Record summary:
A computed fold for a 372-nucleotide RNA from a Pseudomonadota bacterium, annotated as Bacterial RNase P class A. The model forms 95% of the base pairs in the Rfam consensus. The source organism's lineage runs through Bacteria, Pseudomonadati and Pseudomonadota. It matches the Rfam family "Bacterial RNase P class A". Rfam classes the family as a ribozyme.
[in-house]
RNA sequence: GGAGUCGGUCAGACAGUCGCUGUUCGCGGUUCGUCCGCGGAUGGAGGAAAGUCCGGGCUCCGCAGGGUAGGGCGCCAGGUAACGCCUGGGGGGCGCGAGUCCACGGAAAGUGCCACAGAAAAGAUACCGCCUCGUCUUCUCCGGAAGGCGAGGUAAGGGUGAAAUGGUGCGGUAAGAGCGCACCGCGCUUCCGGCAACGGAAGUGGCAGGGUAAACCCCGCCCGGAGCAAGACCAAAUAGGGGAGCGUUUGGGGACACCCAAGACGUGCGGCCCGCACGGCUCCCGGGUAGGUCGCUCGAGACGCGCGGCGACGCGCGUCCCAGAGGAAUGACUGUCCACGACAGAACCCGGCUUAUCGACCGACUCCUUCC
Repeated sequence: GGAGUCGGUCAGACAGUCGCUGUUCGCGGUUCGUCCGCGGAUGGAGGAAAGUCCGGGCUCCGCAGGGUAGGGCGCCAGGUAACGCCUGGGGGGCGCGAGUCCACGGAAAGUGCCACAGAAAAGAUACCGCCUCGUCUUCUCCGGAAGGCGAGGUAAGGGUGAAAUGGUGCGGUAAGAGCGCACCGCGCUUCCGGCAACGGAAGUGGCAGGGUAAACCCCGCCCGGAGCAAGACCAAAUAGGGGAGCGUUUGGGGACACCCAAGACGUGCGGCCCGCACGGCUCCCGGGUAGGUCGCUCGAGACGCGCGGCGACGCGCGUCCCAGAGGAAUGACUGUCCACGACAGAACCCGGCUUAUCGACCGACUCCUUCC
C1' cells in the first nucleotide's frame, strides 16, 4: 500500500420564529372539578418503535398430587427472571487465515418410505463380464482354440443411481472374496486427560443388518388458560330487581298478609262516542350501561467508576429521571454549512430473535506485496 474478518458508535449540524402535546409554577376566571384562559420553566420516538416468532413481568380465571392427550425443545458446561436467547467448550462442513455455518439425542425397539435409472434399494440379487465342468458344432499345426446351449462358482471389473452390503495395497485363488496380512475406518475392553461433551494411547474383534426421525415413533426435559378491549374504582337518565312508607271505590275469598273480579280515573289508538290495550304513588338499597378515573410508566432502568469472571454476566459505590397520548402530540418556515441525509414512527412493560436500512467513524485481528 492492497484485500478481508469480527465487534462497537452515530443516524445531517447550528441558529432564529411560530405551533402541537405531557409535567410543573404563577396570575386571572369559575358552574368549585383531576375545570377554563394567559404567561414562564422543562420533557417529547427507534436501532430497529417493525414482524408478533420465542421468553418473562403484570392482571383476571382455574388449580391437592400424579398421569394421559396436545405442543415445544434436544452435543456439553455455564449465564439469566426466563427462553427456542447469549457465552465458553466439543464434534462436523467451508476458508491459506482472522473467522464463519450446523434442529448436533436415538436407525442392532418396532413400523413406513427410498422417485427415475438399474439385475437388485435391504437381512436381496447375477444385466454385461470373469472362471470351472458337461454337451454340441466348427476349425486345427492334433497340443488345443472359438462359438452355442446347460449346470455351477464369483460382487474383483463394467454399467445404473443421491446411495449397491467397509477403503487402499500385497498375498492368495480356476476366477474371486476379510479368505489371510499391513495401514486407514468401525465396534468392544482397559488405561490416561477433562466437571462434561469429547480427545488420546494400548489391546482386541475380520467387520456385526445402507440412507431417512424438519416420516411415524422411542428416550430425556419443559409447558394450566386468556390477555391492558387484561383488570380495578367512581357512577347518571330510562327500564327491570329488592325493601319501607303512603294511598286504595264496590263485591267475593282469606288469617289484618294477600288473591280474584268489576267499576272509576289516567295514557295511547289524529278530535268525539263505543270499543280495545296498558297503568298505583314517593323514598331508599344493590347490580349493570353511558360517561369518568386508575392501570400508565421508577424500571430485571440509564450513565460513570471499582472489583470478581476467559466470557456471557454478577456484585458494590456514586450520579441521573429520560414520551405517556386516547382520533391519538413529536411539526412547519427562514438563514448558514456539509459528505446533501437511508430504513422507518411509540400505544402495558421488559429480555431476545428475525427482517429493512444512505452513509460516516472507531477498535481488534488475518492474508498478500514492497521498503528499511
The prediction has a mean pLDDT of 76.